Transfer RNA from a Candidatus Sungiibacteriota bacterium, 71 nucleotides, folded computationally. The organism belongs to Candidatus Sungiibacteriota, within Bacteria. Its Rfam family is "tRNA". Rfam links the family to the GO term triplet codon-amino acid adaptor activity. It is annotated as a transfer RNA.
[in-house]
RNA sequence: GGGCCCGUAGCUUAGUGGUAGAGCACCCGCCUUGCACGCGGGAAACAGGAGUUCAAUUCUCCUCGGGUCCA
Numbered sequence: 001g002g003g004c005c006c007g008u009a010g011c012u013u014a015g016u017g018g019u020a021g022a023g024c025a026c027c028c029g030c031c032u033u034g035c036a037c038g039c040g041g042g043a044a045a046c047a048g049g050a051g052u053u054c055a056a057u058u059c060u061c062c063u064c065g066g067g068u069c070c071a
Stems, first nucleotide, its partner, number of pairs: 001070007010024004018054001026042005047063005
């Protein structure tokens, strides 16, 4: 330098055009003498930019970051 794959919540991840979900973690409440467990509730995310589209996490391009292969 080139090819391919990936980037979603603090972490692990689902979601292939039409309201962004889950588990763990965190906060509050209930329970307990107290802690833990359990139960109920809550906050929290689409790497950045542009394009296509009525509508983009999803499709296209560029950039950034990570992985892998070739030179």

Its mean pLDDT, the model's own confidence on a scale to 100, is 84. The RNAcentral record of the sequence draws on ENA.